[in-house]
Molecule: Bacterial RNase P class A
Organism: Longimicrobiales bacterium
RNA sequence: AGCGCGCGAGUGAGGAUCGCCGGCGGCCUCGGCCGCUGGAGGAAAGUCCGAGCUCCGCAGAGCAGGGUGCCGGGUAACGCCCGGGCGUCGCGAGGCGACGGAAAGUGCCACAGAGAGCAGACCGCCGAUGGCCGCGCGAGCGGCACAGGCAAGGGUGAAAGGGUGCGGUAAGAGCGCACCGGGCUGCCGGUAACGGGAGCCGCACGGUAAACCCCACCCGGAGCAAGGCCGAAUAGGGGACGAGGGGCUGCUCGCCCCGUCCGAGUCCCGGGUAGGCCGCACGAGGUCGCCGGUGACGGCGGCCCCAGAUGAAUGAUCCUCCCCCGCGAGGGGACAGAACUCGGCUUAUUCCGCGCGCUCACC
Numbered sequence: 001a002g003c004g005c006g007c008g009a010g011u012g013a014g015g016a017u018c019g020c021c022g023g024c025g026g027c028c029u030c031g032g033c034c035g036c037u038g039g040a041g042g043a044a045a046g047u048c049c050g051a052g053c054u055c056c057g058c059a060g061a062g063c064a065g066g067g068u069g070c071c072g073g074g075u076a077a078c079g080c081c082c083g084g085g086c087g088u089c090g091c092g093a094g095g096c097g098a099c100g101g102a103a104a105g106u107g108c109c110a111c112a113g114a115g116a117g118c119a120g121a122c123c124g125c126c127g128a129u130g131g132c133c134g135c136g137c138g139a140g141c142g143g144c145a146c147a148g149g150c151a152a153g154g155g156u157g158a159a160a161g162g163g164u165g166c167g168g169u170a171a172g173a174g175c176g177c178a179c180c181g182g183g184c185u186g187c188c189g190g191u192a193a194c195g196g197g198a199g200c201c202g203c204a205c206g207g208u209a210a211a212c213c214c215c216a217c218c219c220g221g222a223g224c225a226a227g228g229c230c231g232a233a234u235a236g237g238g239g240a241c242g243a244g245g246g247g248c249u250g251c252u253c254g255c256c257c258c259g260u261c262c263g264a265g266u267c268c269c270g271g272g273u274a275g276g277c278c279g280c281a282c283g284a285g286g287u288c289g290c291c292g293g294u295g296a297c298g299g300c301g302g303c304c305c306c307a308g309a310u311g312a313a314u315g316a317u318c319c320u321c322c323c324c325c326g327c328g329a330g331g332g333g334a335c336a337g338a339a340c341u342c343g344g345c346u347u348a349u350u351c352c353g354c355g356c357g358c359u360c361a362c363c
Base pairs, nucleotide, nucleotide: 001359002358003357004356005355006354007353008352012321013320014319015318016317017316018315020039021038022037023036024035025034026033027032041335045346046345048344049343050342051341052340053223054222055221056220065219066218067217068216069215070084071083072082073081074080085099086097087096088095089094100214101213105212106211107208108207109206122154123153124150125149126148129147130146131144132143133142134141135140162180163179164178165177166176167175181203182201183200184199185198187196188195189194227278228277229276230275237269238268239267240266241265244258245257246256247255248254285304286303287302288301289300290299291298292297322333323332324331325330
């Protein structure tokens, strides 16, 4: 100098004034007032996974459907995390991985190409053998490329039926050999994934399962508007009593209205609605220390109580300071706002800070 990995903090600090929501205490004319005190996040977000909790369903098993998918561990659980293996990228620190099965079956492999799956010969190589032509007395030699042989080289393609080299041959070819790759058998190391080396087999088995499928394991549904409790007024339902009840009107008379069993009125009961309360803030909780573990994490002990609203509070203004840009005036300080609660993942984002490590250059 350029990188890699892991953490941390995140409209900052102090003050003044005016407010909002919750809790506790006090006063009182019962509706407020006063005092003290708590009040958004690392992602509160997306709602993508996994749970707690609640209601409904459920003998058990299977089918269908969905999910997960190297091995071991962590966890309440997970598709998360940690450690390891393998593959791949990188000089490296490290990064990434839809990472079970293709010798159960089925399907597909576009275009190009001769041939795309029990393959194939376009260019090419050869022409030993047979054929034809020429030469030679003859053994034979030379030529042609007709039969035929070959798959090394070229070409097509994402992929062409192991690779490299030597031998071999007419040319070739696992045809032979060595090494690499592959298969089978047993051995050693490892809990395992897997790794190592040995012997045998010239090699059979192209790819694709983010195609159907097969194998193993997991999964009931809906969600706090879950769900539980209290519960008016009015209307309506049921029951009991019931011949009167009400207005003008304070009393008497009178008049009017409703009613006399299809029953006014009074009382009671139950359901629902409005509304209120719980769920709902002590929890797989936070934090510090010690111990165990490579680690994720676990154990023990001390300390702390940390928003609970429901058309939804957590705010506004001013002053001083701070950081960045700018000569200055001035501008800027992100993403974003709890809604039952946790564990993850993913995504958004500012000025930065810290630790460990790698490579290169120079001294």